[in-house]
RNA sequence: GGGGCUGUAGCUCAAUUGGGAGAGCGCCGGCUUUGCAAGCCGGAGGUCGCCGGUUCGAUCCCGGUCAGCUCCA
Numbered sequence: 001g002g003g004g005c006u007g008u009a010g011c012u013c014a015a016u017u018g019g020g021a022g023a024g025c026g027c028c029g030g031c032u033u034u035g036c037a038a039g040c041c042g043g044a045g046g047u048c049g050c051c052g053g054u055u056c057g058a059u060c061c062c063g064g065u066c067a068g069c070u071c072c073a
Base pairs, nucleotide, nucleotide: 001072002071003070004069005068006067007066010025011024012023013022019056027043028042029041030040031039049065050064051063052062053061
C1' cells in the first nucleotide's frame, strides 16, 4: 500500500435485507426479610463509530473517512 470482517445501552451481543431500537448482566427505586442475599415488579440509560449522498422516510442502500482484528505484498 491492497483485500476481507467488525463497530448498536456501562459490559457481552441480537435485530431487519428501508418505516415500532431490543435482550442478558450491571445501575436506580419499590415489594418481601430483623438485616443481607436470592426472588418478584417498575424505571433510567442510545447522535446504531464519524461525515456526506439517495429517499416521503436510513442502524439498514451508496460514497468517503476513522478505529480494531485478519490475509497478501